Annotation: Small-subunit ribosomal RNA from an uncultured archaeon, 1445 nucleotides, folded computationally. Its mean pLDDT, the model's own confidence on a scale to 100, is 81.

RNA sequence: CCGGUUGAUCCUGCCGGAGGCUACCGCUCUUGGGGUUCGAUUAAGCCAUGCGAGUGGAGGGCAGUUCGGCUGCCCCGCAGACGGCUCAGUAACACGUAGUCAAUCUACCCUUGGGACGGGGACAACCCCGGGAAACUGGGGAUAAUCCCCGAUAGGUGGAGGCACUGGAAAAGUCCUUCACUGAAAGCUCCGGUGCCCAAGGAUGAGACUGCGGCCCAUCAGGUAGUUGGUGGGGUAAAGGCCCACCAAGCCGAUAACGGGUACGGGCUGUGAGAGCAGGAGCCCGGAGAUGGGGACUGAGACAAGGCCCCAGGCCCUACGGGGCGCAGCAGGUGCGAAACCUCCGCAAUGCGUGCAAACGUGACGGGGGAACCCCAAGUGCCGAUGGUCUAACGACUGUCGGCUUUUCAAGAGUGUAAAGAGCUCUUGGAAUAAGGGCUGGGUAAGACAGGUGCCAGCCGCCGCGGUAACACCUGCAGCUCGAGUGGUAGCCGAUCUUAUUGGGCCUAAAGCGUCCGUAGCCGGGCUGGCAAGUCCUUUGUGAAAUCGGGCGGCUUAACCGUUCGGCUUGCAAGGGAAACUGUCGGCCUUGGGGCCGGGAGACGCUGAGGGUACUCCGGGGGUAGCGGUGAAAUGCUGUAAUCCUCGGGGGACCACCAAUGGCGAAGGCACUCAGCGAGAACGGACCUGACGGUGAGGGACGAAGGCUGGGGGAGCGAACCGGAUUAGAUACCCGGGUAGUCCCAGCUGUAAAGUAUGCAGGCCAGGUGCUGGACGCCCCUCGAGGGUAUUCGGUGCCGGAGGGAAGCUGUUAAGCCUGCCGCCUGGGGAGUACGGUCGCAAGGCUGAAACUUAAAGAAAUUGGCGGGGGAGCACCACAAGGGGUGGAGCCUGCGGUUUAAUUGGAUUCAACGCCGGACAACUCACCGGGGGCGACGGCAGAAUGAAGGUCGGGCCGACGACUUUACUGGACUAGCCGAGAGGUGGUGCAUGGCCGCCGUCAGCUCGUACUGUGAGGCGUCCUGUCAAGUCAGGCAACGAGCAAGACCCUCACCUCUAGUUGCCAACGGAUCCCACUGGGAUGCCGGGCACUCUAGAGGGACCGCUGCCGCUAAGGCAGAGGAAGGAGAGGGCGACGGUAGGUCCGUAUGCCCCGAAUCCCCCGGGCUACACGCGGGCUACAAUGCGUAGGACAGAGGGAUGCAACCCCGAAAGGGAGAGCCAAACCCUAAACCUGCGCUCAGUUCGGAUCGAGGGCUGAAACUCGCCCUCGUGAAGGUGGAAUCCCUAGUAAUUGCGUGCCAACAUCGCGCAGUGAAUACGUCCCUGCUCCUUGCACACACCGCCCGUCAAGCCACUCGAGUGGGAUUUGGAUGAGGCUUGUCGGAAAUUGGGCAAGUCGAAUCCGGGUUCUGCAAGAGGGGCUAAGUCGUAACAAGGUAACC
Repeated sequence: CCGGUUGAUCCUGCCGGAGGCUACCGCUCUUGGGGUUCGAUUAAGCCAUGCGAGUGGAGGGCAGUUCGGCUGCCCCGCAGACGGCUCAGUAACACGUAGUCAAUCUACCCUUGGGACGGGGACAACCCCGGGAAACUGGGGAUAAUCCCCGAUAGGUGGAGGCACUGGAAAAGUCCUUCACUGAAAGCUCCGGUGCCCAAGGAUGAGACUGCGGCCCAUCAGGUAGUUGGUGGGGUAAAGGCCCACCAAGCCGAUAACGGGUACGGGCUGUGAGAGCAGGAGCCCGGAGAUGGGGACUGAGACAAGGCCCCAGGCCCUACGGGGCGCAGCAGGUGCGAAACCUCCGCAAUGCGUGCAAACGUGACGGGGGAACCCCAAGUGCCGAUGGUCUAACGACUGUCGGCUUUUCAAGAGUGUAAAGAGCUCUUGGAAUAAGGGCUGGGUAAGACAGGUGCCAGCCGCCGCGGUAACACCUGCAGCUCGAGUGGUAGCCGAUCUUAUUGGGCCUAAAGCGUCCGUAGCCGGGCUGGCAAGUCCUUUGUGAAAUCGGGCGGCUUAACCGUUCGGCUUGCAAGGGAAACUGUCGGCCUUGGGGCCGGGAGACGCUGAGGGUACUCCGGGGGUAGCGGUGAAAUGCUGUAAUCCUCGGGGGACCACCAAUGGCGAAGGCACUCAGCGAGAACGGACCUGACGGUGAGGGACGAAGGCUGGGGGAGCGAACCGGAUUAGAUACCCGGGUAGUCCCAGCUGUAAAGUAUGCAGGCCAGGUGCUGGACGCCCCUCGAGGGUAUUCGGUGCCGGAGGGAAGCUGUUAAGCCUGCCGCCUGGGGAGUACGGUCGCAAGGCUGAAACUUAAAGAAAUUGGCGGGGGAGCACCACAAGGGGUGGAGCCUGCGGUUUAAUUGGAUUCAACGCCGGACAACUCACCGGGGGCGACGGCAGAAUGAAGGUCGGGCCGACGACUUUACUGGACUAGCCGAGAGGUGGUGCAUGGCCGCCGUCAGCUCGUACUGUGAGGCGUCCUGUCAAGUCAGGCAACGAGCAAGACCCUCACCUCUAGUUGCCAACGGAUCCCACUGGGAUGCCGGGCACUCUAGAGGGACCGCUGCCGCUAAGGCAGAGGAAGGAGAGGGCGACGGUAGGUCCGUAUGCCCCGAAUCCCCCGGGCUACACGCGGGCUACAAUGCGUAGGACAGAGGGAUGCAACCCCGAAAGGGAGAGCCAAACCCUAAACCUGCGCUCAGUUCGGAUCGAGGGCUGAAACUCGCCCUCGUGAAGGUGGAAUCCCUAGUAAUUGCGUGCCAACAUCGCGCAGUGAAUACGUCCCUGCUCCUUGCACACACCGCCCGUCAAGCCACUCGAGUGGGAUUUGGAUGAGGCUUGUCGGAAAUUGGGCAAGUCGAAUCCGGGUUCUGCAAGAGGGGCUAAGUCGUAACAAGGUAACC
């Protein structure tokens, strides 16, 4: 940098990804060069076998001899303390660095000076004799030396004295004198030398000491008995409690002693821009170790890897008596493990040891072998022609042919090497011998490919994929990336400013201690002088090499190597200088601090005294039936007189009004009045002091409520508790009681959301406006402690600028800028838990983890949605005021359920249920039973040895040449197999188109530009008024615009014009008929006309236009006039952006899946019509505003051709016969309620018509399941319908019929039409909802949301745990191998040795105690996690009792 918390945003924060490095693992692999790679990590476990340290004949003896200064054994010398390996221990002078030794040693080497005289002795090999299985060992005898000893000299050590010198310091050293003690030497020779001794110096190596530096834990805070020092000894090469005796009582520690854990340290290595962080196996330096532990010897040097002694454990040999071994050397084995090579060659090179040398030895080393250990380099081909596939093209892939090159490869020669192997040079051959891993959803480069799978199998670092179209799993193809590699796992750094010195934070995200005082520490005002510790400059030394960087050079390049310069080791030490700053010492100052004085303010603290109202109890009086309490009640109190009124008394707690956004206090906190004692702050001062200050780890003090102890007190209130209610329950909310407590005294506890969620102190940086205390000035004045006002200091609020901040916000009372000091934070959970410590009487407080688990948890703000939040507006799918219904009955119809062979399927709150136009007799039809039929095209197979098909008969069957069969016919196909089709009302409406419902009878939804905000977003669209309306007006950081609304279109209502058939007929004429005639009436029938009606086209008309009032002079509202119509005239069409995974795959279309001789097609029959039930929608009623009967009227809109059918005839009717007219302003289908008369008289009726019986009719192949109609008979339920619920505001509801759709027939259905024709409101937001504003939110699949705890189940880690086992460490005691020292004894004496005694060190083993870690554990406990368990509903909206501490 990127991905991941969200609907989106910004932030905090963590998790994950991308880089580099290390180890192991998977798949894969051509070559060369270089390298400090290869049993470090786990078992410093154990080891068979071989090798890894010898050498010297110029020190010597003996033996052998091939006589060669050849070999062997021994003595002797030097080496064996190096080299090589490992990292267990060690937190330490172990290491690093800088020093010191006036406290030291140093073989071999170098330099200088001097010297080597005399004498003596032993022991190996060897010879002889023994012991033992062996290892090995005993006795006797002989002998040499560079072996050992004595004497001398030189010398050394110590004491005393003297002289000068060096030095910071003499205690050292040198020189001289003297005394005591001690006391060197080695030869060989080739005659060149080479050894030997003493002294001094050097070099090298070592030892000791010191300053400084470098891990974690304080849940390790006190440690210490040789401890700290002194005196005197011992010991050592050497200082020293290193050791000992005595004396003193010290010493170390918050600058971290002591304890625990971990760890070899450094040069360096990895990473990083660096600072850092992490590592430190390999190479170099240092240390330590050699199976664990101890010890000394020899030696210049060791407490000694391939030496010795002892103990322990392990292994081996054994004749059981005894012995032997130590790979953390090189190979190799075994064990352990994820994890690491050959029992190779050589001393040719380098180096080391010995030697005069030649040389010898050397698993050091140099080489080779093995290993995908690291780094570097190269290759796996190139060109042309031609064919094929893909491509738009370029081009890619592939086949064939030809050509080129030869690094590599193969073969050969030379060179190379100790010998080889590589390499190098040359020759020949031949594209020949050489490519994989991971990935392809995002991050992250590369598939919108195919098949398989179907929340399965699986993938995934994180986010996340998989539930039938998976770019994410598996496979294939294609692609991307790196490439002899590529990926995985684990670890480290980086990323991470996520431990923040560079370089973070703490109001709300994690984080300010409850508050104050104060110790250490850290920091500190002005002037001046000195010093020079810090600081700065300079010089010198040092900081090994390797490593790192640059240049140059050598390998063909590079890696690698060489050389040179630089850097690094960030440092340390020493010398010289500077003096600003810090420091320090001294002097002075006043501004910080303190003191003193003055008059004021205050619920500041403590103590005492006094008072007040209310309450309660008691007593007296009055008074009578209730009181009390609640949403409503009840429990409770009351006839022993309550409640209520009144008087008196007792008691305890509290302190109204004043009172405030007010005051005081460090905080907690503090309120009646007065007094006393005490404290602090502010202001003013011309006074005093003179930096005395700030902060504050530890520490101390104070600290609400509650709780605890003891003693008082107890009116009211009131946890627990008891009742009463509420409730599904109610261990609650509400009510009646009520104990602790609340109050006082004395003590303890020490915590709070102890919050301004904001540590203290100082300085600086715009203002405005209140309150409060002080000072000072002015004005007024009622002269009061009055009022007003300006300036100023302190306190306390509000607003606000710059600035800050993720934002909210903050803003001289900072969360701004600068400084000092302290505290605290580092994802969420586990957990403020466990363990430990400490405090507390207890409760508990303080300190305070881990395992495990998780991808988020969180802050602020945004848009929505929601709320049993608020405000405004609106709606008869809301209410109110009304009208009529449903819910009860019977029937019709749909749905559920049940039943059934099937009762096909869909739709399920509004927005499914007379819905799918779905009124199903067959068809429809998708369901059930039975039967039959069908495969374009291709392959196989069959078929002229005769297919399919056809016909008579038999069989089968409900029926059928459908099948089967006999016979005949027929003349080319056949469905037996495999593919592939047609078809599918088979699946998926959650793959879709289209259409539709609902939100929506809504008034909203957006855009452009500007502005604003880091951003999501906001503004506009908000506010006020208004409207049916985001309708309009005014205001406003907005100004405009679009889609919706409106306008528009259709119908109806008025008028005008145009037109006049099939319409109409006023006036004129005619015709016919009727009344009975002066005449009147009827018929548009005819002439005629278009006036009227009507029809159907075009216009007009209505706009708050006019008047008044209200409103802002607006928009508009109310009323009125005029008008056919008045404020949208009435009704309809038109349905914004979107949402609802709403409905429909069964209208059609359509992806995918499935069936495919059956899920296709046809036929017959059945079913969708079932029926104990439940629900919805209707019809008819229950009657008299009715019913029956007789008579009489008046429509509109539609429909009409295998149709509507007049008129006529038949029939009681349904209906039948016959049939004019009409493809329709022409003909036909056509009203009922209503009106009039009569009957009925409140009855299960002359209401009601279900049901059933009989007869008849119509449609239709067909009315049995299962149609409709007519007549007669029958005459059920039903007497107005519980809870609840639906519709409706005017030509509406109600009521009346008519038409039409579907349709052969069937309407109580749908859609229309007209007839008659009301009641009520002119409101509201209470219920149900909608819109807008606002508020809260832990919701965003959005409250049908989210979410908590117990219980139940499983898994995991942990805590406690009676006990039990193991380890480490420490301490005391016992035993005690062995070592050291001293003394003593035997011996003439002495060396080595031995015995004894004392002292001391002391491994190991045993016993006991302490500390600590760990294994197991009955049981106990909580915690975490786990698609759909139980119980409730705690929290989030006033979450339904505000939440939380």